Predicted 3D model of a 326-nucleotide part of an RNA (large-subunit ribosomal RNA, domain IV) from a metagenome. Model confidence (mean pLDDT): 87 of 100. RNAcentral holds the full RNA, with entries from SILVA.
[in-house]
Context: one part of a larger RNA
RNA sequence: CACGGCUAAGGAACUCGGCAAAAUGGACCCGUAACUUCGGGAGAAGGGUCGCCUCAGCAAUGAGGCCGCAGUGAAAAGUAUCAGGCGACUGUUUAACAAAAACACAGGGCUCUGCAAAAUCGAAAGAUGAAGUAUAGGGCCUGACACCUGCCCGGUGCUGGAAGGUUAAGGAAGGUUGUUAGCCGCAAGGCAAAGCUUCCGACUGAAGCCCCAGUAAACGGCGGCCGUAACAAUAACGGUCCUAAGGUAGCGAAAUUCCUUGUCGGGUAAGUUCCGACCUGCACGAAUGGUGUAACGAUCUGAUAACUGUCUCAGCCGUGAGCUCG
Numbered sequence: 001c002a003c004g005g006c007u008a009a010g011g012a013a014c015u016c017g018g019c020a021a022a023a024u025g026g027a028c029c030c031g032u033a034a035c036u037u038c039g040g041g042a043g044a045a046g047g048g049u050c051g052c053c054u055c056a057g058c059a060a061u062g063a064g065g066c067c068g069c070a071g072u073g074a075a076a077a078g079u080a081u082c083a084g085g086c087g088a089c090u091g092u093u094u095a096a097c098a099a100a101a102a103c104a105c106a107g108g109g110c111u112c113u114g115c116a117a118a119a120u121c122g123a124a125a126g127a128u129g130a131a132g133u134a135u136a137g138g139g140c141c142u143g144a145c146a147c148c149u150g151c152c153c154g155g156u157g158c159u160g161g162a163a164g165g166u167u168a169a170g171g172a173a174g175g176u177u178g179u180u181a182g183c184c185g186c187a188a189g190g191c192a193a194a195g196c197u198u199c200c201g202a203c204u205g206a207a208g209c210c211c212c213a214g215u216a217a218a219c220g221g222c223g224g225c226c227g228u229a230a231c232a233a234u235a236a237c238g239g240u241c242c243u244a245a246g247g248u249a250g251c252g253a254a255a256u257u258c259c260u261u262g263u264c265g266g267g268u269a270a271g272u273u274c275c276g277a278c279c280u281g282c283a284c285g286a287a288u289g290g291u292g293u294a295a296c297g298a299u300c301u302g303a304u305a306a307c308u309g310u311c312u313c314a315g316c317c318g319u320g321a322g323c324u325c326g
Stems, first nucleotide, its partner, number of pairs: 001320007009312002013310001018307001026050005035040001037144001051066006067071001079305007086297002091103002107142007119128003145292004150222003155219002157215005164210003170204002174200002178196002182191003223241005250284001251281001262278005
C1' cells in the first nucleotide's frame, strides 16, 4: 500500500455531493397519512411476537413451567420520510468513458393515396406496399390523462384558379446566303428560274414565373414613443408612428433572469443551493405544444430521522503485496 475485522467521546463537523461504509432486513399479528386517474399510495409510517419442556387438542392453538446478554440465537433477506424539477408509465440507447430530462410509446393532429394506389428498391423485367383497399397504407409533427391550444396568409412553402403579361423545342407567312440551266455582253463580267442549301423571321406555341385566392397541429412571426387620476407613486384613459399581426389563457429570477447571492417569507445559530411568493419576462408562452397531474424512475435538486472511522484524529488486529535473510 491492497483487501478485510474492531474502536472511547462526538455523529456529516468530511466532501462538489453522506462518495464509501454503517444501518434496515424473515414470518405472523396490530396499525397505517396527505394525495388519488378510486386501481393505488402501502411492506406507507409506526409498534409487538418468535427458543426449549410438560399438559390438553386430529390440528390450528391454548394453559403452565425453564434457560441465556441475546430465541428469524449462525448464513441468506427493504433504510425510511418530506418537498421540488424533468419525463406520464413498462420499454430502448452511445458493443469498450454518457442510461438520461435523449429515443420509443399508447393517444392527438395535419397531409398524400380510389388500387396497375401513394411511397420505396430497381436502366428494365420485377418486387415491397399487400395476397392489404381510406376503420387501409405512406410521410411529417406532437407525445398517457385533465383543462386548453389565442392573433397574423405580408415573406417562404403547399393547394386551387385561369382573364392578362412573359416564355422553350417544334411549326411558319415572308426574307436571305451559296450554287447555276438560261439570258445579256466582243470581253471582263452582270442578271438569274426551279431544285438543293445558309441564316433571319411576323405569327403560332404548354407547364412554369408574374398574377388572383385559400391555407399556420405548414416554415414561421406575434411593436415603439409621449401624456394623463385632488400627496406621492402608478396609469383603467388619451394622442401619435409603424406593422401581415402586435403575445391571448396560463406560467414566470424558471433545465429559460444578464444585472443577481433581485426583494419578501420559510427552513438553519449561520443557506450564492432549496421551497413559497412578487413580476422589473436582458431573452416564457400555447401540438418547435401551454399549464397541471395520481402512479412510476439504478434520473436530477434540497431537507429530515436513523446510522455510522466520511470526519475531529487516529489506533489496534488479520490476510496478501512489498522489504530483509535464505